The prediction has a mean pLDDT of 82. Transfer RNA from Ferruginibacter sp., 72 nucleotides, folded computationally. RNAcentral holds the sequence, with entries from ENA.

RNA sequence: GGAAACAUAGUUCAAUGGCAGAACGGCUGCUUGUUAAGCAGAGGGUUGAAUGUUCGAAUCAUUCUGUUUCCG
Numbered sequence: 001g002g003a004a005a006c007a008u009a010g011u012u013c014a015a016u017g018g019c020a021g022a023a024c025g026g027c028u029g030c031u032u033g034u035u036a037a038g039c040a041g042a043g044g045g046u047u048g049a050a051u052g053u054u055c056g057a058a059u060c061a062u063u064c065u066g067u068u069u070c071c072g
Base pairs, nucleotide, nucleotide: 001071002070003069004068005067006066007065010024011023012022013021018055027041028040029039030038048064049063050062051061052060
């Protein structure tokens, strides 16, 4: 210098263009003499940024940023 993949909750990851979810973690409650384990509940998200397409975008297009990999 060229190319590709990835970016979603605190973490690991889902989601066929149509209500953004799960597990784990944290919090609250129940259970227990206590802790742990178990059970129940609530919360936590400008889906990396911007613009565009569309009735409707996490999803499609373009640009940018970051990470990783490959080629030279």